[in-house]
RNA sequence: GCGGGAUUGGUGUAGUGGUAACAUGUUUCUCUCCAAAAGAAAAGACGUGGGUUCGAUUCCUGCAUCCCGUG
Numbered sequence: 001g002c003g004g005g006a007u008u009g010g011u012g013u014a015g016u017g018g019u020a021a022c023a024u025g026u027u028u029c030u031c032u033c034c035a036a037a038a039g040a041a042a043a044g045a046c047g048u049g050g051g052u053u054c055g056a057u058u059c060c061u062g063c064a065u066c067c068c069g070u071g
Base pairs, nucleotide, nucleotide: 001070002069003068004067005066006065007064010024011023012022013021018054026042027041028040029039030038047063048062049061050060051059
C1' cells in the first nucleotide's frame, strides 16, 4: 500500500428498520451487633460526519481507532 473484520453503560457481551437487553460493577434502602451473602430500587451506552427512509444502533458511505491476512 491492498483486502477483510470490529467499534453498544465502568467492564464483558446480546440485539434488531419502530421504546436498546443480560451479566457484572457503582449508589441508596431492607436484613445484620457490624460486615459479608441475600433481596428491592435507581443512575448509567449505540465511535464520528454525511446519505437513504415517515422513522437508522440496524442499510449505504467518508473519517478515526483497534485486530487479522497479504505484497